[in-house]
């Protein structure tokens, strides 16, 4: 230098002039003076502060979370870790409990998807063919008088022996076909087929047995925990809960248009259910529990004002604890409160000034848009000292 990667600040500022909205002050008046949209103000997705239902009780159902430990007011946020994935890395991501509780789902392929056999290997039986051997028989050829033995008998008109030839037996080996039997290692389907790899063993083979892993299951040893390590051990129990469910924990409803008061005006008009064995009473059932009438429907008036309404789980700076998140002291500050709904124009600097957009009780988060400029770390790759 170049590239990535966490996190951070601004997003206009200054000075004049006019003009707009709320607060003080001031002699009505007129005038001073001071404050005045965002980092997401959107979106309404979580969560709570405030308000109202008499408590807000038990329970069912729905709902929300779902390693672990912590922070907060709470949260589906945040912090740190553990396991797992990605990346050289610096980071970065995760809908991370349970499938031996149960029910379900795995197209298509394939023999088979929780359990079998389509090739295939092994070995038995039967049938055929073909080699060989070994015997027994006959024929002929060669040689040729012994063979056999318990006895007898036969033998040159050929005992007896090689070798051929043919026939029949019986073995052995290949090969086809068939039947029944072991086999799950080899092939093939497939996204996943009875743990992987090698070795030995076996009729062929398998954790059948051994050796190295991974899984489960115990025991130690460390940690609050998840969970990490070693040792032993029997081989081994598919995959989906971002399927139903199971386990765990947490959750009372509606909401500022919530609710409070004042003035005023009107038709203290009308009709329905229902009667303590009833009816009501802020999501839906049950049970308690509490009121005594109670609730529904038509219709008239009234649409005014105030106050919720901004001093806060506020902000800034420092110090203390914490590895952060944050938590607490001290110390200073008031920084929008509109309701047909305020901030807008011009001038001059000044280095971008632009993008995405405008409060309506409030706040702590989450997602969504977004132009430029500007710091910090950290990591990889070149080059030079």
């Nucleotide at each position: 230098u170049a590239a990535g990667u966490a996190a951070a600040u601004c997003a206009g500022a200054u000075a004049g002039c006019c003009g707009c909205a709320g607060g003080c002050c001031u002699u009505u008046u007129u005038g001073g003076c001071c404050u005045g949209a965002g980092g997401a103000a959107a979106g309404u997705c979580g969560g709570a502060g405030c308000u109202c239902c008499a408590c807000a009780g038990g329970g069912c159902a729905g709902g929300g979370u779902g390693c672990u430990g912590g922070a907060u007011a709470a949260c589906a946020u945040c912090c740190a870790g553990u396991g797992g994935g990605g990346g050289u890395g610096a980071c970065c991501c995760c809908a991370a409990g349970g499938c031996a509780a149960g029910u379900g789902c795995c197209a298509c392929a394939g023999a088979a998807a929780c359990a079998a056999a389509c090739c295939g290997c092994c070995g038995g039986g039967a049938a055929c063919g073909g080699a060989g051997g070994u015997c027994a028989g006959a024929g002929g050829u060669c040689g040729g008088a012994g063979g056999u033995u318990u006895u007898c008998u036969g033998g040159u008109u050929g005992a007896c022996g090689g070798a051929u030839u043919c026939u029949g037996a019986c073995c052995u080996c290949c090969g086809u076909u068939u039947u029944g039997g072991g086999u799950a290692a080899g092939g093939g389907u497939g996204g996943a087929a009875a743990g992987g790899u090698g070795a030995g063993g076996u009729a062929a083979g398998a954790g059948c047995u051994c050796a190295c892993c991974a899984g489960c299951a115990u025991u130690u040893a460390g940690g609050u925990g998840a969970c990490u390590a070693a040792a032993u051990g029997g081989c081994u129990c598919g995959g989906u809960a971002a399927a139903c469910c199971c386990c765990a924990u947490c959750c009372g409803g509606a909401g500022c248009a919530a609710g409070a008061c004042c003035a005023a005006a009107u038709a203290g008009g009308g009709g329905a259910a229902u009667a303590a064995u009833g009816a009501a009473g802020u999501c839906g059932c049950c049970c308690g529990c509490u009121u005594c009438g109670u609730u529904c429907c038509c219709g008239g008036g009234u649409u005014g004002g105030u106050c919720g309404c901004u001093a806060g789980a506020g902000g800034u700076a420092u110090c203390a604890g914490g590895c952060a998140a944050c938590u607490g002291g001290u110390a200073u500050c008031c920084c929008a409160g509109a309701u047909a709904g305020a901030u807008g124009g011009c001038u001059a600097u000044c280095a971008a000034a632009u993008a995405c957009a405008g409060a309506a009780c409030u706040c702590c988060g989450c997602u969504u848009a977004u132009a430029g400029a500007u710091u910090u770390g950290c990591u990889u790759a070149c080059u030079u000292u």